[in-house]
RNA sequence: GGCGGUGUAGCUCAGUUGGCUAGAGCAUUCGGUUCAUACCCGAAGGGUCGUAGGUUCAAAUCCUAUCGCCGCUA
Numbered sequence: 001g002g003c004g005g006u007g008u009a010g011c012u013c014a015g016u017u018g019g020c021u022a023g024a025g026c027a028u029u030c031g032g033u034u035c036a037u038a039c040c041c042g043a044a045g046g047g048u049c050g051u052a053g054g055u056u057c058a059a060a061u062c063c064u065a066u067c068g069c070c071g072c073u074a
Base pairs, nucleotide, nucleotide: 001073002072003071004070005069006068007067010026011025012024013023019057028044029043030042031041032040050066051065052064053063054062
C1' cells in the first nucleotide's frame, strides 16, 4: 500500500427489513429492607450512536470520505 472486521452510557454489549421516546447487564447515586453490613427490591443520573458530509418525510441502521483499534496479505 491492498483487503476484511470493529467503533452505541464509566465498563461489557444488544439494537432484525430505515419509522414507537435509543436499550440491557454491571458500576455510580438515592430510597426501601436490616440493630448494622452484605444480599435482595425500587428509583434516578449518565448518549449528539468515532468524526464530517450526502440520500430520505424520517438515519445508530443506506451511500461517500476520513480517524482510531484488530486481523490477513504483498
Predicted 3D model of a 74-nucleotide RNA (transfer RNA) from a Clostridia bacterium. It matches the Rfam family "tRNA". About the family: Transfer RNA (tRNA) molecules are approximately 80 nucleotides in length. By type it is a transfer RNA. Its family is annotated with triplet codon-amino acid adaptor activity in the Gene Ontology. Its mean pLDDT, the model's own confidence on a scale to 100, is 80. The sequence was found in a public genome assembly.